[in-house]
Molecule: c-di-GMP-I riboswitch aptamer
Organism: Elusimicrobiota bacterium
RNA sequence: UACCGAUAAUAGCAAAGCCGGCCAAAGCCGGCGGCGCAAAGCUGUGACCCGUUAUGUUGCCGGGCGUCAGGCUGCCGAA
Numbered sequence: 001u002a003c004c005g006a007u008a009a010u011a012g013c014a015a016a017g018c019c020g021g022c023c024a025a026a027g028c029c030g031g032c033g034g035c036g037c038a039a040a041g042c043u044g045u046g047a048c049c050c051g052u053u054a055u056g057u058u059g060c061c062g063g064g065c066g067u068c069a070g071g072c073u074g075c076c077g078a079a
Stems, first nucleotide, its partner, number of pairs: 004077002012037002017032006035066001041072003045069003048064004053059002
């Protein structure tokens, strides 16, 4: 340095559910919460998934990506 990774340390993120708000919907935002996560950081490129609409099985538009792969970055160090 790379791989790899713990019943280690530090910091961080935050599923379900509940409350409030936005939206046609999917879904998003805030609060509580704490299932999990070394990339559950960023991106949203490919695939995939969800919704509206047209159509008739594909396209547009909106969204998710805590589904897989890609790109960029990144804390710690037992075996």